[in-house]
RNA sequence: GGGCGGGUAGCUCAACCGGCUAGAGCGCUCGCCUUACACGCGAGAGGUUCGGGGUUCGAAUCCCCGCCUGCCCA
Numbered sequence: 001g002g003g004c005g006g007g008u009a010g011c012u013c014a015a016c017c018g019g020c021u022a023g024a025g026c027g028c029u030c031g032c033c034u035u036a037c038a039c040g041c042g043a044g045a046g047g048u049u050c051g052g053g054g055u056u057c058g059a060a061u062c063c064c065c066g067c068c069u070g071c072c073c074a
Base pairs, nucleotide, nucleotide: 001073002072003071004070005069006068007067010026011025012024013023019057028044029043030042031041032040050066051065052064053063054062
């Protein structure tokens, strides 16, 4: 330098063909349970969907540019 993939909650990941309030597990907080803790049960908080622009009635999803990152080729 070229090709391909990835970027969504603190972490790991979903989201069917563009459509309803963007979800799950773990973690965190609170409550229950217990002599205490752990486990378990219940509830809750937590999001610039990497940034900018475009298309569309409507974009996490499609297009363009940029940034970060993984693999391969040279």

Transfer RNA from a Phycisphaerales bacterium, 74 nucleotides, folded computationally. Taxonomically the source falls in Phycisphaerales (Bacteria, Pseudomonadati, Planctomycetota, Phycisphaerae). The sequence was found in a public genome assembly. It matches the Rfam family "tRNA". Rfam's curators write: Transfer RNA (tRNA) molecules are approximately 80 nucleotides in length.